Glycine riboswitch aptamer from a Syntrophomonadaceae bacterium, 103 nucleotides, folded computationally. The prediction has a mean pLDDT of 80. The sequence was found by an Rfam model in a public genome assembly.

[in-house]
RNA sequence: AUGAACCCUGUGGGAGAGAUCCUUAAUUAAGGACGCCGAAGGAGCAACUCAACGCCUGGCAGGCGAAGAGGAAACUCUCAGGCUGCAGUACCAUCGGGGGACG
Numbered sequence: 001a002u003g004a005a006c007c008c009u010g011u012g013g014g015a016g017a018g019a020u021c022c023u024u025a026a027u028u029a030a031g032g033a034c035g036c037c038g039a040a041g042g043a044g045c046a047a048c049u050c051a052a053c054g055c056c057u058g059g060c061a062g063g064c065g066a067a068g069a070g071g072a073a074a075c076u077c078u079c080a081g082g083c084u085g086c087a088g089u090a091c092c093a094u095c096g097g098g099g100g101a102c103g
C1' cells in the first nucleotide's frame, strides 16, 4: 500500500396467517376459546467423516458390522414469536465504521 471472510449502525427492497368469538377496558391494549402462519430467536435430522467393540484370517495388512461423537438448510417442529393496517422479521443490495485473510 491492495484489502477477502466476518461483525455493527443506517438506507432501499422484504412475505405468510381470523378486521373470528367471549370478558374487562371503552382507542390502543389485556385475558380466555377455537382456528391458522413461519422469515426474530430456538430445537431436530440426511449424505458423509471419526469411532469403543465384534466377526473373517495362522499372523500383519485389509474387509464387514457397529454403541457413540461430529454433521446443512429457505427442510421439519411450532417452545417462543406472529395472524386488518402500521411497526417488526430471515434474506438480498448498499454507504459508513470495525476487522484483517491473500498478494
Stems, first nucleotide, its partner, number of pairs: 006098003010094004018034001020033005035083003041079001042077003048070003053065004